Model confidence (mean pLDDT): 79 of 100. Predicted 3D model of a 103-nucleotide RNA (Glycine riboswitch aptamer).

RNA sequence: UUGACGACCGCAAGAGAGAGCGCAUGCAGCAGAGCGCCGCCGAAGGGGCAAAGAAUAUUUAAAAAUUCCGAAACUCUCAGGCGCCAAGGAUUGUGGUUUGACA
Numbered sequence: 001u002u003g004a005c006g007a008c009c010g011c012a013a014g015a016g017a018g019a020g021c022g023c024a025u026g027c028a029g030c031a032g033a034g035c036g037c038c039g040c041c042g043a044a045g046g047g048g049c050a051a052a053g054a055a056u057a058u059u060u061a062a063a064a065a066u067u068c069c070g071a072a073a074c075u076c077u078c079a080g081g082c083g084c085c086a087a088g089g090a091u092u093g094u095g096g097u098u099u100g101a102c103a
Base pairs, nucleotide, nucleotide: 006098007097008096009095010094011093012092013091018038020037021036022035023034039082040081041080045078046076047075048074053068054067055066056065
């Protein structure tokens, strides 16, 4: 079950952080893309941690110790990102597809 949880697709909304410096290219002039350097962001993804729970040896038992497990929008900043545009974007709403109670 007039379909939960989950996965996928469409539509709408969706933040943060240097138009940094140098070289080179290009250009009316900026910017973008390339290389190097410095400074930053957290909301693709990824890593880490609490309590609880479990196990181990000693032991009458408990406690402590060690190990396993263990969440996030917390934290790290590997990856990614840092003018506008574009792209990406956790999450929210909504319309569907799929699965079928495993919640």